[in-house]
Context: one part of a larger RNA
Molecule: small-subunit ribosomal RNA, 5' domain
Organism: metagenome
RNA sequence: GAUUGAACGCUGGCGGCAUGCCUUACACAUGCAAGUCGAACGGCAGCAUGAUGUGUAGCAAUACACGUUGAUGGCGAGUGGCGAACGGGUGAGUAAUAUAUCGGAACAUGUCCUGUAGCGGGGGAUAACCUAUCGAAAGAUGGACUAAUACCGCAUACGCUCUACGGAGGAAAGCGGGGGUCGCAAGACCUCGCACUAUAGGAGUGGCCGAUAUCGGAUUAGCUAGUUGGCGGGGUAACGGCCCACCAAGGCGACGAUCCGUAGCUGGUCUGAGAGGAUGAUCAGCCACACUGGAACUGAGACACGGUCCAGACUCCUACGGGAGGCAGCAGUGGGGAAUUUUGGACAAUGGGCGCAAGCCUGAUCCAGCCAUGCCGCGUGAGUGAAGAAGGCCUUCGGGUUGUAAAGCUCUUUCGGCAGGAACGAAAUGGUUCGUGUUAAUACCACGGACUGAUGACGGUACCUGAAGAAGAAGCACCGGCUAACUACGUGCCAGCAGCCGCGGUAAUACGUAGGGUGCAGGCGUUAAUC
Numbered sequence: 001g002a003u004u005g006a007a008c009g010c011u012g013g014c015g016g017c018a019u020g021c022c023u024u025a026c027a028c029a030u031g032c033a034a035g036u037c038g039a040a041c042g043g044c045a046g047c048a049u050g051a052u053g054u055g056u057a058g059c060a061a062u063a064c065a066c067g068u069u070g071a072u073g074g075c076g077a078g079u080g081g082c083g084a085a086c087g088g089g090u091g092a093g094u095a096a097u098a099u100a101u102c103g104g105a106a107c108a109u110g111u112c113c114u115g116u117a118g119c120g121g122g123g124g125a126u127a128a129c130c131u132a133u134c135g136a137a138a139g140a141u142g143g144a145c146u147a148a149u150a151c152c153g154c155a156u157a158c159g160c161u162c163u164a165c166g167g168a169g170g171a172a173a174g175c176g177g178g179g180g181u182c183g184c185a186a187g188a189c190c191u192c193g194c195a196c197u198a199u200a201g202g203a204g205u206g207g208c209c210g211a212u213a214u215c216g217g218a219u220u221a222g223c224u225a226g227u228u229g230g231c232g233g234g235g236u237a238a239c240g241g242c243c244c245a246c247c248a249a250g251g252c253g254a255c256g257a258u259c260c261g262u263a264g265c266u267g268g269u270c271u272g273a274g275a276g277g278a279u280g281a282u283c284a285g286c287c288a289c290a291c292u293g294g295a296a297c298u299g300a301g302a303c304a305c306g307g308u309c310c311a312g313a314c315u316c317c318u319a320c321g322g323g324a325g326g327c328a329g330c331a332g333u334g335g336g337g338a339a340u341u342u343u344g345g346a347c348a349a350u351g352g353g354c355g356c357a358a359g360c361c362u363g364a365u366c367c368a369g370c371c372a373u374g375c376c377g378c379g380u381g382a383g384u385g386a387a388g389a390a391g392g393c394c395u396u397c398g399g400g401u402u403g404u405a406a407a408g409c410u411c412u413u414u415c416g417g418c419a420g421g422a423a424c425g426a427a428a429u430g431g432u433u434c435g436u437g438u439u440a441a442u443a444c445c446a447c448g449g450a451c452u453g454a455u456g457a458c459g460g461u462a463c464c465u466g467a468a469g470a471a472g473a474a475g476c477a478c479c480g481g482c483u484a485a486c487u488a489c490g491u492g493c494c495a496g497c498a499g500c501c502g503c504g505g506u507a508a509u510a511c512g513u514a515g516g517g518u519g520c521a522g523g524c525g526u527u528a529a530u531c
Base pairs, nucleotide, nucleotide: 001531002530003529004528006527007526008525009524010523013378014377015376016375017374018373020370021336026334027333028332030331031330032329035082036081037080040079041078043075044074047073048072049071050069051068052067053066054065055064056063057062089289090288091287098214099213100212101211102210103209104208107206108205109204112202113201114200115199116198117197118196120154122152123151130143131142132141133140134139160169161168162167174194175193176192177191179190180189181188182187215261216260217259222252223251224250227249228248229247230246232244233243234242264286265285266284267283268279269278270277271276291312292311293310294309295308314325315324316323317322342368344367345366346365350364351362352361353360354359381411382410383409384408391402392401393400394399415472418466419465420464421463425458430452431451432450433449434448435447436446437445475520476519477518478517479516480501481500482499486515487514488513489512490511496503497502
């Protein structure tokens, strides 16, 4: 000099864009953060509608009230499907089961894309509901009933798996739309869409292996028995001591094994002319973790942050028998600390989950709030004005300086405050219509074009316009040398200053105050840290 996720002191006008628990991976009150599908299913607790019955009022239409009915829209709870393995957080552990780069072969893959072949016929249950019982609760148990895209056989098998090459084994599920034909109807067939089954390929993703590189310590020199290799098996999606039986005695190490300490790694960031040094906040990729330790289940995928089981510590409820919990999600609280924000708004956009869709959910995200924490921009006025005013300070008492500074005169109105107008971000999905495909079809559906409607948290915000008025807006550090900037008074080795050299003991440009000056400026200094 540059820099910082900074803090502290003094000061503080506005805006834009960013950043914001670096310390206790300490403990957490409360709310929210993962649901969705009725176009899989039985149903009907609640809401609405219809139908129907009764009553009241009325001549009647009708209105009101109370019932019944899943008939309809829908839908709490339940069965079932998909998702919950993403997204979000943190950096404890990890010095290599990690990361970066370059290679490799023995693998898996839900959804998606492209093919091929199918989607026939049956069965037995079970939740919900009802009922009974136990329990303070959490919850649990028994009986009876019922459905499915839940579950299980049978049939079939191009391709698939196994094979002794003869053969053997193994699937599936329906739901919705409009139209045509048949039928009294229920419905059947054709057709379209979404699902379903088997298999082949792809895309993307993931698992595995190798090489090279990746901090300090030798006041750590030897380490190792599943250890190193083989044979045979088991296991896995897959190779492999991954595991096991047997056999051999190997394997690593001064090119630093082992042990100890420290640490998430990288793209990057800071600095530097570079080489290098330091670092790894925010953003992006990978890894690891989810109260502590262990384990598996489900699943395409987890050994699973807001799943399960066991053990432990802690907290809470309890009728003392027994139960419940996990903010390193977003806010927020206590504590720790020099120190780090709101218990905000919205799904309008982008993205994600589910769904045919409408849509629902989304503390991801987009916004707003707080903080000079940083970077950037703007303003605090401009011109003129010598009687060089007054006051202050200094003085050799002549004057000098503050100083064109002020006042005065002439102007301007950014920003702020007030008033009025007022966005972009939003065109997709939707509707109408045309074309193409599909089809028996000018239905339906899909794709493309044209026209058109709705939808904004931010926000009455940005921005624009108007009126008023210099009006509301400057501080901080320093002035002995390094180092830009000097005098007076007070003090008297005292009080004090200080980055280094050093100042202060009676004329201190070095302490304190004042005047003046220098530097930077919405900041300025100090401290800490890096180059």